[in-house]
Context: one part of a larger RNA
C1' cells in the first nucleotide's frame, strides 16, 4: 500500500429473527462416492461437484470392453502413371465389416469429363498437457466499487482527488474540502407486463337489427364491446403541508390504472479463485502412425453389501373412492396434429373429415362445486415388490423401453442430531404446454396460468459483504 484480527464505529443482504413449507426416517426416480467388472468410457468435487456437461445411452450415439477385419486408410485436396463397362440389381460364404460370382449397364464439342487401381505428399487421433493458449462459463456480486490526467503534499514508497457532514437501492446527489476534471462501473436508453387515445377489423368479438337453431355468432349484418397489433399518451416528487442551507425524507395529502427505482427481465465494472473446459470449437508443445487411426458384431456407460446429494410419491376425513358440473394461459402441429363414427374394459386398432392452422387439431385443464359412500384401521390409506394377459414404437424391447389390465399387495401412523427455501400474485398448491425424441426409462429441465397465505418486534447473535479507523512479528 494491502491483506489479516474470537479490535472499535456506522450500513446492508431471507444473514439472524417472525412466520409457512420442507430436506434429515419410508419406498421409488435420478445424480455421485465407493465396490465389483473383459468394459462398467471421459470430465465436474466445499461455498461456485453431485436431475451437472447429457434439450432423450436397446443398436446408432459411443469415447469404453471382447471378438472379426483395414492399412493412403472412414472422409476432402493436389502430383505422377495405369486402367476402364460410370453405375445397378441378383445370388453364395459369413456375426456383420467384408469377400466371391453373375446379369445389365456412362457423357463427350475426342480436349477430356468422371469413376478405379497403384505410388507420393499432405491424413487420422473424444491420446497428454485447462500449470502454455483463445473463446466461452463459474464465483465474489447487480456487491458499489476500480481507476487515470493535470495540480498540490512527501526525500520516497505513496497520498490527496475517492475522506468528512448530511442523503441514497448506489462513489445516488447535496454542502463543505487543495484540488479541479475525467473513464470504466451505478442509473436511464432496450423488451414483457399494469391504464388509456387512435388507426386497422379477418380466421377474432356480438351490443342493437333480421333470419335461424333442440343447442350454438350458425347466417345477413355490424366496430360498440373484448381480442389481435402498429403509432402514441402516462409517473416527473410534477402539485399540497411539515422538516431541512440543499439534497432529500415523512404524509391513512390531493390527483391518478399506476407514487416515490409501479412490477418482471436483459444487462456483471477494475479484478480474485494458476476457478472449470485442449470431450462443442480453436490452438502451441509432446506423444501413436498395419495404431492410441479406421470399419464391424456382440456386450458396457443400466452391475450392487454399502455411503451422500438432488428429486417424486406417501404416510391420510381440509382426505380417498363414484357420479355430476364450472372456468385457463403459454405454446405444438404435413414422414405432422388428427375430430366424427365403429371394435375393444383398456392400452390401442380401424375409418377417414378438417387444417401449412387467432379459421382445423392436440383438448380432457385440475384443484374447485354439488351429492353419494367409506367412519379411524395398516384400512375403500399408501402404492413398492411380483405372477399372467395384452397394446405401441422400432430390423429388433433377453441384457436394457413405455403404456393398459386382472391379480398382488411391502415400508411407511409425520421422521434424531442437524438442515434448506421464501418478503406477494410470493411461499404453499393445481394442473396444461414446449425442447430433446422413431420409441422412452421426464419424478428432470424450460415456460404457462388456475386457487392463494402466514409473518418481519428489531439488528445483541450465527453467516456473507460495503466504507471509515485502529494494531501487526503477515505481503
Nucleotide at each position: 500500500u494491502g491483506a489479516c484480527g474470537g479490535g472499535g464505529g456506522u450500513c446492508c443482504g431471507c444473514a439472524c429473527a417472525a412466520g409457512c413449507g420442507g430436506u434429515g426416517g419410508a419406498g421409488c426416480a435420478u445424480g455421485u462416492g465407493g465396490u465389483u467388472u473383459a468394459a462398467u468410457u471421459c470430465g465436474a468435487u466445499g461455498a461456485u461437484a453431485c436431475g451437472c456437461g447429457a434439450g432423450a445411452a436397446a443398436c446408432c450415439u459411443u469415447a469404453c470392453c471382447u471378438g472379426g477385419g483395414c492399412u493412403c486408410g472412414a472422409a476432402u485436396g493436389c502430383g505422377u502413371c495405369a486402367g476402364u463397362g460410370a453405375u445397378g440389381g441378383g445370388u453364395c460364404a459369413g456375426a456383420a465389416a467384408u469377400g466371391g460370382c453373375u446379369c445389365a449397364g456412362c457423357c463427350u464439342u475426342c480436349g477430356g469429363g468422371a469413376c478405379u487401381g497403384a505410388u507420393g505428399c499432405g491424413a487420422g487421433g473424444u491420446g497428454c498437457u485447462g500449470c502454455a493458449u483463445g473463446g466461452c462459463u463459474g464465483u465474489c456480486g447487480u456487491c458499489a466499487g476500480c481507476u487515470c490526467g493535470u495540480g498540490u503534499c512527501g526525500u520516497g514508497a505513496g497520498a490527496u482527488g475517492u475522506u468528512g457532514g448530511g442523503u441514497u437501492a448506489a462513489g445516488u446527489c447535496c454542502c463543505g474540502c487543495a484540488a479541479c476534471g475525467a473513464g470504466c462501473g451505478c442509473a436511464a436508453c432496450c423488451c414483457c407486463u399494469a391504464u388509456u387515445u387512435u388507426c386497422a377489423g379477418u380466421u377474432g368479438c356480438c351490443a342493437g337489427c333480421a333470419c335461424g337453431u333442440a343447442a350454438a355468432g350458425g347466417u345477413g349484418g355490424g366496430g360498440a364491446c373484448u381480442c389481435u397489433g402498429g403509432a402514441g399518451a402516462g409517473g416527473c416528487u410534477g402539485c399540497c403541508u411539515g422538516c431541512g442551507c440543499a439534497a432529500g425524507c415523512a404524509g391513512a395529502g390531493a390527483g391518478g390504472a399506476a407514487g416515490g427505482c409501479g412490477g418482471g427481465g436483459a444487462c456483471g465494472a477494475c479484478g480474485u479463485c494458476a476457478a472449470g473446459u485442449c470431450a462443442u470449437c480453436a490452438u502451441g508443445g509432446c506423444c501413436c502412425u498395419u495404431a492410441c487411426g479406421c470399419c464391424c458384431a456382440g456386450g458396457g456407460c443400466u452391475a450392487c453389501a454399502c455411503a451422500c446429494g438432488u428429486g417424486c410419491u406417501a404416510c391420510a376425513a381440509u382426505g380417498g373412492c363414484a357420479g355430476g358440473u364450472a372456468c385457463a394461459g403459454u405454446g405444438g402441429g404435413u414422414u405432422g396434429c388428427g375430430a366424427u363414427c365403429c371394435g375393444g374394459u383398456a392400452a390401442c386398432g380401424g375409418u377417414u373429415a378438417g387444417c401449412c392452422a387467432a379459421u382445423c387439431u392436440c383438448a380432457a385443464a385440475a384443484a374447485g362445486c354439488c351429492u353419494g359412500u367409506c367412519u379411524c384401521a395398516g384400512u375403500u390409506c399408501g402404492g413398492a415388490u411380483a405372477g399372467g394377459g395384452g397394446g405401441c414404437u422400432g430390423c429388433a424391447a433377453c441384457u436394457c423401453g413405455c403404456c393398459c389390465u386382472c391379480u398382488u399387495g411391502a415400508a411407511g401412523g409425520c421422521g434424531g442430531a442437524a438442515u434448506c427455501g421464501c418478503u406477494a400474485g410470493u411461499a404453499a398448491u393445481c394442473g396444461c404446454g414446449c425442447a430433446u425424441c422413431a420409441g422412452c426409462a421426464a419424478u428432470g429441465g424450460c415456460g404457462c396460468g388456475g386457487u392463494g397465505a402466514a409473518u418481519a418486534c428489531g439488528u445483541u447473535c450465527c453467516c456473507g459483504g460495503a466504507c471509515c479507523u485502529u494494531g501487526u512479528a503477515c505481503a
The part of an RNA shown here (small-subunit ribosomal RNA, 3' major domain) has 475 nucleotides and comes from an uncultured Bacteroidota bacterium. Its mean pLDDT, the model's own confidence on a scale to 100, is 84. The RNAcentral record of the full RNA draws on ENA and Greengenes.